[in-house]
RNA sequence: GGGCGAUUAGCUCAGGGGGAGAGCGCUGUCUUCACACGGCAGAAGUCGCUGGUUCAAAUCCAGCAUCGCCCA
Numbered sequence: 001g002g003g004c005g006a007u008u009a010g011c012u013c014a015g016g017g018g019g020a021g022a023g024c025g026c027u028g029u030c031u032u033c034a035c036a037c038g039g040c041a042g043a044a045g046u047c048g049c050u051g052g053u054u055c056a057a058a059u060c061c062a063g064c065a066u067c068g069c070c071c072a
Stems, first nucleotide, its partner, number of pairs: 001071007010024004018055001026042005048064005
């Protein structure tokens, strides 16, 4: 330098045009003498960034950034 893949909640990951979600974790509460387990409720997201397409973009397209793999 070239090719491919990944980037979504604190962590691991779904979601592939029209409601942003799950598990774990976190907070509150119930239970207990107390802790753990368990039940209920809740918070936490510019969906990496900038543009484009579209009535509408996390999703499609381009560029950039970071990470990984391969080729030279």
A computed fold for a 72-nucleotide RNA from a Coriobacteriia bacterium, annotated as transfer RNA.
Its Rfam family is "tRNA". The family's RNA type in Rfam is transfer RNA.
Model confidence (mean pLDDT): 84 of 100.